[in-house]
RNA sequence: GGGGGUGUAGCUCAGAUGGGAGAGCGUCGCGUUCGCAAUGCGAAGGUCGGGGGUUCGAUUCCCCCCACCUCCA
Numbered sequence: 001g002g003g004g005g006u007g008u009a010g011c012u013c014a015g016a017u018g019g020g021a022g023a024g025c026g027u028c029g030c031g032u033u034c035g036c037a038a039u040g041c042g043a044a045g046g047u048c049g050g051g052g053g054u055u056c057g058a059u060u061c062c063c064c065c066c067a068c069c070u071c072c073a
Stems, first nucleotide, its partner, number of pairs: 001072007010025004019056001027043006049065005
C1' cells in the first nucleotide's frame, strides 16, 4: 500500500425482509433473613464509532473517514 471483518448499555453480545433500541452478567433500591450468601421484584444506564447521501422514515441500504482484528505484498 491492497483485500476481508468488527464497532449497539459498564462487560459479553442479539437485533430475517427499513418504522418498538433489547438480553444475560454487573450496578443501585426494595422484599424474604438476626446478618451474609442465594433468590424474587423493580430501577437507572445508549450521540447504535464519526460525517454525508437515499427515503415520509436508517442500527438496518449507499459513499467517505476513524479505531481495532485478520490476510496478501